[in-house]
Predicted 3D model of a 526-nucleotide part of an RNA (small-subunit ribosomal RNA, 5' domain) from an uncultured Gammaproteobacteria bacterium.
Context: one part of a larger RNA
Parts: sequence; structure tokens; C1' cells
RNA sequence: GAUUGAACGCUGGCGGCAGGCCUAACACAUGCAAGUCGGACGGCAGCACGGGCUUCGGCCUGGUGGCGAGUGGCGGACGGGUGAGUAGCGCUUGGGAAUCUGCCUGGCAUUGGGGGAUAACUCGGGGAAACUCGAGCUAAUACCGCAUACGUCCUACGGGGGAAAGCAGGGGAUCUUUUAGACCUUGCGCUAAUGAGUGAGCCCAGGUCGGAUUAGCUAGUUGGUGAGGUAAAGGCUUACCAAGGCGACGAUCCGUAGCUGGUCUGAGAGGAUGAUCAGCCACACUGGGACUGAGACACGGCCCAGACUCCUACGGGAGGCAGCAGUGGGGAAUAUUGGACAAUGGGGGCAACCCUGAUCCAGCCAUGCCGCGUGUGUGAAGAAGGUCCUAUGGAUUGUAAAGCACUUUAAGUCAGGAGGAAGGUGCGUUGGCUAAUAUCUAAUGUAAUUGACGUUACUGACAGAAUAAGCACCGGCUAACUUCGUGCCAGCAGCCGCGGUAAUACGAAGGGUGCGAGCGUUAAUC
Repeated sequence: GAUUGAACGCUGGCGGCAGGCCUAACACAUGCAAGUCGGACGGCAGCACGGGCUUCGGCCUGGUGGCGAGUGGCGGACGGGUGAGUAGCGCUUGGGAAUCUGCCUGGCAUUGGGGGAUAACUCGGGGAAACUCGAGCUAAUACCGCAUACGUCCUACGGGGGAAAGCAGGGGAUCUUUUAGACCUUGCGCUAAUGAGUGAGCCCAGGUCGGAUUAGCUAGUUGGUGAGGUAAAGGCUUACCAAGGCGACGAUCCGUAGCUGGUCUGAGAGGAUGAUCAGCCACACUGGGACUGAGACACGGCCCAGACUCCUACGGGAGGCAGCAGUGGGGAAUAUUGGACAAUGGGGGCAACCCUGAUCCAGCCAUGCCGCGUGUGUGAAGAAGGUCCUAUGGAUUGUAAAGCACUUUAAGUCAGGAGGAAGGUGCGUUGGCUAAUAUCUAAUGUAAUUGACGUUACUGACAGAAUAAGCACCGGCUAACUUCGUGCCAGCAGCCGCGGUAAUACGAAGGGUGCGAGCGUUAAUC
């Protein structure tokens, strides 16, 4: 000099853009953060409508809109947080082969025929509760067989085992028995094998902090064979055999630490660092385990053990903010128990839509960077006051003020007012599908609409200099000097050093210098 996730002191007008628990991975009250689908299903608790009954209080009725709880599907493996652990194939760069991959996507072949249950519900029982037991009834895109089989396995002219599910809207040429069903068609699905894509798992090589006052380490250890296991190679596991493997090019041990793109500094080489943003990894009260699933050994799932907290009728139960806010604590120190799903993205759904503390916004904080303002011009009686001096006087503060003439940015008040909005819905047109002018779908036209921010940005009008300057320093380094007080005292100090009676170095004042909504100090890095 530059820099900071900074803190402290004094001071503090506005705006834009960023940032904001670095400490206790300490403990957490409360609310919210993952749901959705009735176009899978049986149904109907509540609401509304319709119908029926009525003593006018109400009651009945899934018939309709819908839908609590339940079965079922998909999603809760993403998104969000944190950096405890980890010196490791964890990360990074470059290669590799022995793998899997829900949803999306390309083409191909199907979607035939049956069965038995079970929740909900009803009845009964246990329990303080959490919850739970028994009996009975019922459905499915839940579950299980049969048929068929591209592929797969074996001892391969042969044999083995292995799939599926339907739902909704529309038309009436046809049939049944009218409500409806069959049939046809469209859309969404289901099943099997396959290609692509995406994502994930695995292996290898180079690189990746300090310590030798850590020199030897290693028995599943190193390799082979057989077997097992995995989606997959492999001591991954196991039996047997061999005795190997690593190490001064630093093994092992100890300490510290998430890694990287980057960031800061520097002419560079380097040094330091890893907040925000992005990629990877690890973790989710502590330790262990598996289940489900395409994917987890799963933050807001399950089981066991432990510590802690809470409820209890003492028999037993409940919980996990390193999600967003917020509380206590720790600390020099770090914010609101805010708004909205309008946009972007995600989950579910055919869709409408629902959910989304992701996200977008607002609030607080000079924490940082950037911009603007706190007036402009004129104005000598060089006013008063202050300070200083060689003191009837002069110098300085100082064009500074007053006065006069202007301006109105920002703040204030009022009015107007974009863009962020694309879509979705209704009604038309044209094309596709189709037997079809239904439905569905693509494009397009049109109508009424969809904004948390928001009193938005921006623009105009109004009034009035009106509402807005401090901080540090002045011995040298280092820009800026005098007076008074003090008297090695009180004090200053980054280094040299000042102070013991004329201190430009302490304290105050006047004056000056520097920066300026900041200025200094401390800490830290180069």
C1' cells in the first nucleotide's frame, strides 16, 4: 500500500447492488418447511345441492358437487442445511471395463382367461394414553395362479423356470333388456425384450498439509485354486495352498484439515485462503442395523442400544431445527417467530389445480462496493466575537458570516404510471386422428382475466435553503504551529523517543492538514 463474512470508539442524509453465528456438530418452546391423485378402489365423516318424510325442532337418502379417514399409485433418495468426521481413490486431472438406471425418448410385440383375501365399515374386548386384540362383510391399476414368450438358463434335434390392468371422454351404422353394457375410436396407462439419453456404482495413473524427538508396518495380511456373494471386477466373504505385500521416492504412527473452480495479495514466480456463488464428498442427537425401492443403508422413515428432555393413572409411552423464522447459552460479533406462489424451478395430477420457509420479494444492520446530496452566485463595514503579537495599533479566523440575487437534485406532499405475463380458461377457424362435423390434439384468431413486490421503476406538479458533517492527525518517518496549563507529575507512544518551569511530542484552545457519511483503532493475510 492492498484486502476482510470483521469487531470496537466517535459520528451518521438518501439510493442501487451485494453480504450477514467465523464461537457451542451446544440445548431447543412455538409455527411452518412433502405432498398429491376420486380419470386406480370400496365407500361417505363433515359441507353444499337435489329428492322424500315431518310433531317444523329436525330425520332419511351417495342421487349430485365434492371428499375426512382408509386400500392403492407416484413422490418423501430431489430441493434445503452443516463441515463434525475424513490425509482417503475423499477431491482434482486424465484414462478404463466387469455394471445398473424410475420418470423422459425411438422403434417393436402384447394387454387372453381365472382365483382367494384384506383395510375401511359393523359388533365386541383391553389400555390413563400411545395404541391394540377378536369375530363378521367388501373393492381395486392391491395380491396369487393358468395360457402365451422376444430374451434367459441347462446336460442344447430336447428340457426348465419366467408377464400384464385397467381407467376416462365421445359416436350410434349394429346387437342385448331401458338406466346401462357389448362393439368402434381417441387419450392416459400396464407387460416383455431392445436402442438412445440422463443419472449412478466400480477400477487405474499423476497431483493433494506438518512432524523422523514416529523406522519399521502387515495373518485376510500378498498371491493362487475351489465355492459363495454383488447390478458389477475384486480377499468382497469363506475352505485349502504358497509366503508373500508396503517402506528413507518416507510405510506405519501422531497432529491438523472437508477438496476444487476460485478469492486476496504480488510485476511475476510465489505466499495466504476455501465466507457468499458453482461442482464433488461426508454427516443428520451418539453408535449399530437392515427393510422398502429404479435409486437410501434414508435430515423432517423403521428397529436396537446409549445420553438428554417431556407425558404418565407408574403398567407404559413421546421426541430429535447442522430446513425457515425464533429462544436460551457461548461469544468481540452476525438479522424478521414477515409476504407470495405473480415469476423461475420441483412433486403429484389428463387437466383445472393443490403443495413448495426451494425460490421471488419485503424488514433489520454504514458490514462492504458504487452513485448522489448537505446548496449556487455575489458580497469588505475586511462587521461583531474568538485567538495571537513587538499591543493607542496590527495579524488571523475570512468571502467565511450577515446582506442581496438565484436554484430545488435527494428527502417531503399530491397526481399519473411501464415492464417483470408467458400461460391457463371460454368461444371460433384450419390441420391430424377417426366411420364421424363427438372427443382428444397441434397451430392460430378473439373475449374476459392472472403481480407478492407495490404508496414499484419512471414522469409531472407544489413549497421552501428549507431536512442533512463528521472523524483522525499536526516532533521526525508524514501533509499540517502557536498560546495557555502541567512540571520525569499527570500523561503520550507504531519506531526513534517526549515530560525534571518558556513542551510545535502530555491536556485544552485558536489555527492548520488529511479523508469524508464516514473517520480512526484493533485483529488477520500478502